[in-house]
Formats: sequence, C1' cells, structure tokens
RNA sequence: AGAGUAGGCCAAAUGAUCGCUCGUGCCUUCGACAUGUUCGUUGAUGCGGGAGGAAAGUCCGAGCUCCACAGGGCAGGGUGCUUCGUAACACGGAGUCGUGGUGACGCGAAGGAAAGUGCCACAGAAAAGAUACCGCCUUCUGAGAUGGUCGUAGCUGCCGUCUUUGAGGGUAAGGGUGAAAAGGUGCGGUAAGAGCGCACCAGUUCUCCGGGUGACCGGAGAAGCUUGGUAAACCCCACCCGGAGCAAGACCAAAUAGGGAAGCGUUUGAGGGCGGCCCGUCCGAGCUUCCGGGUAGGUCGCAAGAGGUAUUGGGCAACCAACACCCUGAGAUGAAUGAUCGUUGUUCCGUAAAGGGUGACCGAUACGGAAAACAGAACUCGGCUUAUGGCCUGCUCUGACA
Repeated sequence: AGAGUAGGCCAAAUGAUCGCUCGUGCCUUCGACAUGUUCGUUGAUGCGGGAGGAAAGUCCGAGCUCCACAGGGCAGGGUGCUUCGUAACACGGAGUCGUGGUGACGCGAAGGAAAGUGCCACAGAAAAGAUACCGCCUUCUGAGAUGGUCGUAGCUGCCGUCUUUGAGGGUAAGGGUGAAAAGGUGCGGUAAGAGCGCACCAGUUCUCCGGGUGACCGGAGAAGCUUGGUAAACCCCACCCGGAGCAAGACCAAAUAGGGAAGCGUUUGAGGGCGGCCCGUCCGAGCUUCCGGGUAGGUCGCAAGAGGUAUUGGGCAACCAACACCCUGAGAUGAAUGAUCGUUGUUCCGUAAAGGGUGACCGAUACGGAAAACAGAACUCGGCUUAUGGCCUGCUCUGACA
C1' cells in the first nucleotide's frame, strides 16, 4: 500500500426568522350553576418539553387487559449439542463437535437411520439384510485343432490339452454407471474369489483408567462387529405450549327512536297553536316525570419502566448485586416534532503550495466547489431480522522497502 476480518462510537453544532404539537402561567370570548382564587370553552401571548438506531418488518418472547379453565389424556403446534444468563424466548454469553477459509474469523433446527414404514431422479447388472451386464473360474453338451493309446496304417473308439457355440453353477477381486456401490492396503488362501484367515490402517460397539459441572476429550484393551443416504419424509424420544388483543378493556354519556314504571287525561278535554298573562277561538289523544340498555362523542388505560448513567464488588463473559444521581416535560389520533438563510465543523473533488522523500509520490496550509444516508413514535418492554451515511480501534493475509 492492497485485500480482508471482528468490534465500538456518532447520527453534525450554533444563531436568526417563520411555523406545528403538548404542558403550564397570565390575559381573554362564550356558556353552566354550586356564584367561586369554580368548571368547561374561544383566541392571543410568555416559558418549558417534543422520534430512532433502526421508531421499520410484525418474526419470536413477555408485561398488561378481557374471555375460558377441577384433574388427567388424545389431537395440534413449537423447541432439539452442553452449560450459564434472563421475567421469558426460537434470544444472548462461554464452550463442545462438525464444517468453510492460507489466516484473522465465519457458518450449523447439531436428539434418534442398530424401533418400524417409506423414498433414493438420470445412469447403472444392482440403490440396500442385494444383484450378475462385461469380466474371471467351473460343470455338462456340440464343433474345431492337436497330443497320447489300441493298431502295419487310416477311419472309429478311449484318455488328455487348447479354442469356441449353447445351457447351468460359483464369484464381488477387476471394468463400467452414479451424488452415493456393501471398509482400505498387503500377504495368505482359492477353481476363481471373498474379513474366508492374518498383519497394519480407518470406523463402530463394549469394558476400564484419567481430565471436565457437562457436551466431550485423551489413553489402554476386547469383539471381524464393518451397519449406504434421507427424520426442513412419516415416525420415535425428551421438554414446552389455553384463546384474543390497547380497535384489549374500564368509566361518563347527547339528540333521535325503541323498552319499563308511575301520575294525569280521552267531550267532566290533558296537551298544543294564535309573540308574555286572562278571555276567546282552532286543533286535539295522548301528555308529564322517573328508570334502564345501546349509539355519536368524551375521559381513562398512556408514559417511573424487567428504566438510564456512573462508581464499587462478583463473574472469562452474557449478566448479577450494592449504593448514588437522573428522567414525573413526546404522548399525537386525517395523526405534531418542521422549513429557509447565515456561520462553524466533517468527508470528497479541483487549483496553488511550505515541507518531506534518490524517486514514484506524500503533503501542513489557503482558495473554490460538492455531499450528508436509511428512515417517522401510535399501550409498553426484551430480542431477532432487514435498510442505511460516516468515523475510530484491534487482528489477519499478500506485496514492496528498511
């Protein structure tokens, strides 16, 4: 210098102007009746608060709320190396084993295939308690060649050897197929072969010893035991699991229309219209009060919580404990938290350039220009995942120079 790997931090600062929302103080509009230092409401104004590391996806786990619930089982779903942490988790820490990488380091739903069932494309003979395509060996049979024998000689016959057609048997060494072929190498053995036997190697199971809380690791020995893969196939084993969600749920509660009760009234006329009262006149079968449920609307739930920061102590760590301090001021609901301009800072680019270097080149500083992402709380927490701009640190590999 390049390439990589692990982790941490920030999410620009400040000023002016103009806005938004919430709280609060003061003033104010209107209303209520309990007439007040009251309540609600309208507007103006001062002061104060006002998004995130992911507020996102809504994928897990909880708090909280309502419903259900004696106990047990079935079904269904989830989890699945060990151990620790945690309110809990499918999360995290530290490890084990496997696996990828030269390495730093990463990744893994990582129990059981020796309980049973199923499946294993294509190719291949065969895809699993096996099979026989080529090959190898062998038996029988037919043919051919050839040797021997009986014989003077030939044919025939008999006994062999070699090649070969056909039929049968043996074999899993070799060939070939495949992602995967029934342990590997060698020697013996055999008709040819084969863990058939033996030695060594690999694996499995079992026993013992040592280490570790444990997963597991190390060592010694025994048994020819050699068992294909697949459980994000059914399944088996162990453990866990009731449902719906803040549109949960609780409270207050209008107009209108239903419901219930009581009272009054229907020619002995309640009630209503004719601007207040009386008379009069017209209409006239309902009217009044109370109770209850629901809707609109409103209030709460709703901001202090498994909270944050620092110190000390315990622990490798996740985390836990003690103590101190901080937050009671985001809390909207067609949903606020913003916009513009200036200055400074950061990064990048260009120009100039002190200086450094043998050199390629680096470069304080100055000037000009550009850029600043992903994204917006909606009951609240703990995680995971995904998106995204920049800075810093540790470590690894490669190259060059000293």

A computed fold for a 402-nucleotide RNA from a Desulfobacterales bacterium, annotated as Bacterial RNase P class A. It was read from a public genome assembly, where an Rfam model found it. It matches the Rfam family "Bacterial RNase P class A". Rfam classes the family as a ribozyme. Of the family's consensus pairs, 94% are formed in the model. NCBI's taxonomy places the organism under Bacteria, Pseudomonadati, Thermodesulfobacteriota, Desulfobacteria, Desulfobacterales.